Overview
Predicted 3D model of a 73-nucleotide RNA (transfer RNA) from a Parcubacteria group bacterium.
RNA sequence: GGGCCGGUAGCUUAGUUGGUAAAGCGCUGCAUUCGCAUUGCAGAGAUUAGGGGUUCGAGUCCCCUCCGGUCCA
Numbered sequence: 001g002g003g004c005c006g007g008u009a010g011c012u013u014a015g016u017u018g019g020u021a022a023a024g025c026g027c028u029g030c031a032u033u034c035g036c037a038u039u040g041c042a043g044a045g046a047u048u049a050g051g052g053g054u055u056c057g058a059g060u061c062c063c064c065u066c067c068g069g070u071c072c073a
Stems, first nucleotide, its partner, number of pairs: 001072007010025004019056001027043005049065005
């Protein structure tokens, strides 16, 4: 330098044919306990790596850039 895969909540990951983002763990509150843990209920938490384009509408499609992994040189 080139090919391929990936980047979504604090962490690990889903997200179908483009239709307004979900789960587990973690966090906060409440209940339970003498107290903790466990368990149950409720809640907060996302510029979907960054920018641009297409579209009524983009995590999803197209282009550029950045980062990580892998292969080739």
Annotation:
Rfam family: tRNA. The family's RNA type in Rfam is transfer RNA. The prediction has a mean pLDDT of 84. RNAcentral holds the sequence, with entries from ENA.